[in-house]
Context: one part of a larger RNA
RNA sequence: CUGGGUGUAAAGGGUUCGUAGGCGGUGGAAAAAGUUAAAUAUGAAAGACCGAGGCUCAACCUCGUGUUUGUAUUUAAAACUUUUUCACUAGAAUUAGGGAGAGGUAAGCGGAAUUCUAAGUGUAGGGGUGCAAUCCGUAGAUACUUAGAGGAACACCAAAAGCGAAGGCAGCUUACUGGAACUAUAUUGACGCUCAUGAACGAAAGCGUGGGGAGCGAAAAGGAUUAGAUACCCUUGUAGUCCACGCCCUAAACGAUGAUAACUAAGUGUUGGGACUUGAUCCCAGUGCUGUAGCUAACGCGUUAAGUUAUCCACCUGAGGAGUACGGGCGCAAGCUUAAAACUC
Numbered sequence: 001c002u003g004g005g006u007g008u009a010a011a012g013g014g015u016u017c018g019u020a021g022g023c024g025g026u027g028g029a030a031a032a033a034g035u036u037a038a039a040u041a042u043g044a045a046a047g048a049c050c051g052a053g054g055c056u057c058a059a060c061c062u063c064g065u066g067u068u069u070g071u072a073u074u075u076a077a078a079a080c081u082u083u084u085u086c087a088c089u090a091g092a093a094u095u096a097g098g099g100a101g102a103g104g105u106a107a108g109c110g111g112a113a114u115u116c117u118a119a120g121u122g123u124a125g126g127g128g129u130g131c132a133a134u135c136c137g138u139a140g141a142u143a144c145u146u147a148g149a150g151g152a153a154c155a156c157c158a159a160a161a162g163c164g165a166a167g168g169c170a171g172c173u174u175a176c177u178g179g180a181a182c183u184a185u186a187u188u189g190a191c192g193c194u195c196a197u198g199a200a201c202g203a204a205a206g207c208g209u210g211g212g213g214a215g216c217g218a219a220a221a222g223g224a225u226u227a228g229a230u231a232c233c234c235u236u237g238u239a240g241u242c243c244a245c246g247c248c249c250u251a252a253a254c255g256a257u258g259a260u261a262a263c264u265a266a267g268u269g270u271u272g273g274g275a276c277u278u279g280a281u282c283c284c285a286g287u288g289c290u291g292u293a294g295c296u297a298a299c300g301c302g303u304u305a306a307g308u309u310a311u312c313c314a315c316c317u318g319a320g321g322a323g324u325a326c327g328g329g330c331g332c333a334a335g336c337u338u339a340a341a342a343c344u345c
Stems, first nucleotide, its partner, number of pairs: 004316003007299002012313001014201004021194003025088007033081002035077008048067002050064005091191001092188003095184003103177007110154001115149007125136002162169002206247006215241002220236004258312006266290010276279001294301002318345003327338004
C1' cells in the first nucleotide's frame, strides 16, 4: 500500500462557517491529459523464471528469435474520467405570498413568594430532628395585619409540544434582527457536496476590574451521629450564584450514532403549512411510538437506519505506564491543546 472498523467492546472532532484539496446533474460538439491498441528504440552481461542440454545424478555448468511487468517516440481509437465550448432544468440559489415558533439582542413593565425594616395586635415559646442539641425569644420572638426596601427566579398554561448549528432558549410588552417550513410558479442555469490549515460560537465551574447581594450556598465555625466522622443530618455562613466589560474553552458538550445525496413494507399519535371531493381524506416539512425486509456478537436499529449504496472529513489498532513526561502553541492564573518512551503484564 492492500485490508478491517468507530450506538454499548478501542474509535465521530462540542458545533457551525469556510480556504486549499477530494468528489460532482442531463444532452450535443471538439480536443486527446488519463485510458486502450499497434509499431519502433531501449531495457548490458551475470543472476532469477520458463524450456532444453553436458559432467553416472545433484550441486555446478552450457544453450535459447523466450520472459524481463518498465521508459521514450510515433500512429490509431474516443466508451468512461478530464479540458474547452454550445445548450438544458430534475440539484442549488433567488423572487412573490400568507402563516408558526421559550431563535437572538436591547429597553421597559408585572404579580406571587422568601428575607429584612417600621408600626400595630398579642404572649411564651419558636425553630429543627430518627431523637436531639447548637440557634432565635420577656431588651417581646414565632403567629396575624398594614406600609416600605431590595435582589433573584418566573407557579398554572406545559405537551413524547415548539425554536436554534451546537451550547442552549420560558412572566408580559415594545424596538431591532437571524433562520427554517409550506404554496405559487417567475428568474439564474450546476452556481453543488464535503472540508486538512483557519475563523467564529461554545453549559457549569473558575479568573480580572467595577457594581450588586434577597434566597441558596463550596470554604469555615458550631451542634449531633459514630469506635472515629476532616461526611451523610441540623444551626450559622464567606467566595460564588446576579449585572457590565474582558478572559478561560472544558463536560456523560450524549442520539455515547460526522455531513450530504439516492433507494428500500406498513400502522398509529402529534406540530406547522397546503389541497380538495370537508373526512377515520390526501400532499409536503418536522417530531414520537410500534414494526416488515435487511442488519447486528447480542441488546437492539429499522424511510429521523445501526438497512442497501456513493462522495468527503475525523478517529481506532492489547491492558497499564498516560491523556502523563519532555518540547511547541495558547492563558493573568487555574490550566487547556498537541503528545511519547523506558518498564510491567